[in-house]
Bacterial RNase P class A from an uncultured bacterium, 373 nucleotides, folded computationally.
RNA sequence: UCACGAGGCAGGGGAACCGCUGCCGGGUUUUCCGGUGGAGGAAAGUCGGGACUCCACGGGCCGCGUGCUGGGUAACGCCCAGCGAGGGUAACCUCGGGCUAGUGCCACAGAAAUAAUACCGCCGCCGAAUGCUCGCUCGUCGAGCCGGAGGUAAGGGUGCAACGGUGGGGUAAGAGCCCACCAGUGCCGGCGGUGACGUCGGCAGCUCGGUAAACCCCACGUGGAGCAAGGCCAAAUAGGGGAGCACGGGGAGGCCCGCCUCAAGCUCCCGGGUAGGCCGCAUGAGGCGGCGAGCAAUCGUCGCCCCAGAUUCAUGGUUCCCACCCCGGCUGAGCCGGGGCAACAGGAUCCCGCUUAUUCGCCUCGUGAGUCG
Numbered sequence: 001u002c003a004c005g006a007g008g009c010a011g012g013g014g015a016a017c018c019g020c021u022g023c024c025g026g027g028u029u030u031u032c033c034g035g036u037g038g039a040g041g042a043a044a045g046u047c048g049g050g051a052c053u054c055c056a057c058g059g060g061c062c063g064c065g066u067g068c069u070g071g072g073u074a075a076c077g078c079c080c081a082g083c084g085a086g087g088g089u090a091a092c093c094u095c096g097g098g099c100u101a102g103u104g105c106c107a108c109a110g111a112a113a114u115a116a117u118a119c120c121g122c123c124g125c126c127g128a129a130u131g132c133u134c135g136c137u138c139g140u141c142g143a144g145c146c147g148g149a150g151g152u153a154a155g156g157g158u159g160c161a162a163c164g165g166u167g168g169g170g171u172a173a174g175a176g177c178c179c180a181c182c183a184g185u186g187c188c189g190g191c192g193g194u195g196a197c198g199u200c201g202g203c204a205g206c207u208c209g210g211u212a213a214a215c216c217c218c219a220c221g222u223g224g225a226g227c228a229a230g231g232c233c234a235a236a237u238a239g240g241g242g243a244g245c246a247c248g249g250g251g252a253g254g255c256c257c258g259c260c261u262c263a264a265g266c267u268c269c270c271g272g273g274u275a276g277g278c279c280g281c282a283u284g285a286g287g288c289g290g291c292g293a294g295c296a297a298u299c300g301u302c303g304c305c306c307c308a309g310a311u312u313c314a315u316g317g318u319u320c321c322c323a324c325c326c327c328g329g330c331u332g333a334g335c336c337g338g339g340g341c342a343a344c345a346g347g348a349u350c351c352c353g354c355u356u357a358u359u360c361g362c363c364u365c366g367u368g369a370g371u372c373g
Base pairs, nucleotide, nucleotide: 001369002368003367004366005365006364007363008362009361010359012322013321014320015319016318017317018316020038021037022036023035024034025033026032040344044355045354047353048352049351050350051349052226053225054224055223058257059256060255061254063222064221065220066219067218068082069081070080071079072078083096084095085094086093087092097217098216102215103214104211105210106209119156120155121152122151123150125148126147127146131145132144133143134142135141136139164182165181166180167179168178169177183207184206185204186203187202188201189200190199191198192197230279231278232277233276240270241269242268243267244266245265251262252261286305287304288303289302290301291300292299293298324340325339326338327337328336329335330334
């Protein structure tokens, strides 16, 4: 200097004038005055987890979710630290129960895609009183070609993948057929680790693939709805009409069982009235800082702070200055001048995560390569 990898920060502030709005105080209570607050790192997607509210007693089945180990958390499919496999030169990144319980699928190519095989090839036998040719020491000889039946899966080919790999022995040629070493698998042990696992030794020639975000099996978890939840007040109408179930039944948000409680009904259809106000509504698994524990996630403790709460849905407009960033100049501390100040994008019960969008922004650490000293 270039390329790459991981992480962090910020995404504004002040003043003046005008405008909107929550809360508090005052007041002449239609309205006015003063004080003090007023969007995000993702507020987005609605993908997960809960808090909260109402309805549910419980058990079983179904359904759904998760899936290596240990920890964190209110909890999670999240976060942290590890283990193993794969990718990358590396920093790093991605993935994670089971295919020997069973059932499926693996196109095309290839001989053959799982107790699946012989296309090319290799080997000996037959033809031989010779199918053809050649040779010679002229023989029921040798060699080659061709044909037949057989052996082979080492070599070559096809494919993502072909009944482990390398070397040696053995064989007519070959093959774990045998042996040595290696890899895997199974069994028996030692050592280390909480554990996933790692490592060492022995035995066994056992070596029949992949795929489960395929059906499935195993382990663990899981009640249902959702602030349009749920309450209160006021007002108005038609306390209307019809059908089904039902008197120990129906209903209480998948099905079944038993049991308990509520209650005189429950479900559906037609028609009519109302669409107003208040609560829920923001003090929280809250934020910031110090100290301590822990590799870390995070936890403990002490102190400080209150940082939107709308509902015909507020938080805005203009000017100046500062901060920050970029460029240029001056010898420097620093100063001066010019420019930028944006992108993605706006709450609605709240919080914790994940995912996605985004800035010619800034900072830190690490890896690889080149050059100079």